This is a predicted structure of a 112-nucleotide RNA (SAM riboswitch aptamer (S box leader)) from Lottiidibacillus patelloidae. RNAcentral holds the sequence, with entries from Rfam. Rfam family: SAM riboswitch aptamer (S box leader). Rfam's curators write: The SAM riboswitch is found upstream of a number of genes which code for proteins involved in methionine or cysteine biosynthesis in Gram-positive bacteria. Its mean pLDDT, the model's own confidence on a scale to 100, is 82. The model forms 97% of the base pairs in the Rfam consensus. Lineage of the source: Bacteria > Bacillota > Bacilli > Caryophanales > Lottiidibacillus.
[in-house]
């Protein structure tokens, strides 16, 4: 970087440096932020792969519950902050509102 898969409404500090920008990108929105952004650093939170234990199925394996968190990783305002495309249904025909689905994007786990 490109492809597959899966999750994405829950959870996470009134600490330390640090010093202005920050909520992916873009357009509209809307918010946080000197009662201190970003970032490092402790701290936490979750349980994706790992790990273990039961059970079931194939028997190179593999699925389901649970369990503990000393391993790899992730995350710790706002639903992935909202909205952009489609539908479908109210509303009333200018907008608006809801539900789905889809585009994007973020994380794990394969694979190239």
């Nucleotide at each position: 970087c490109u492809c597959u898969u899966a999750u994405c409404a829950u959870g996470a500090g009134a600490g330390g440096u640090g010093g202005a920008g920050g909520g992916a990108c873009u357009g509209g929105g809307c918010c946080c932020g000197a009662u201190g952004a970003a970032a490092c650093c402790c701290g936490g939170c979750a349980a994706c792969c790992g790990u273990c234990a039961a059970c079931g199925a194939u028997u190179u394996u593999u699925g389901u519950u649970g369990a503990a968190a000393u391993g790899g990783u992730g995350c710790c305002a706002a639903u992935u902050c909202c909205u952009a495309c489609a539908a479908a249904g109210c509303u009333u025909u200018u907008u608006g509102c809801u539900u789905u689905g889809g585009c994007a994007g973020a994380u794990g786990a394969g694979a190239g």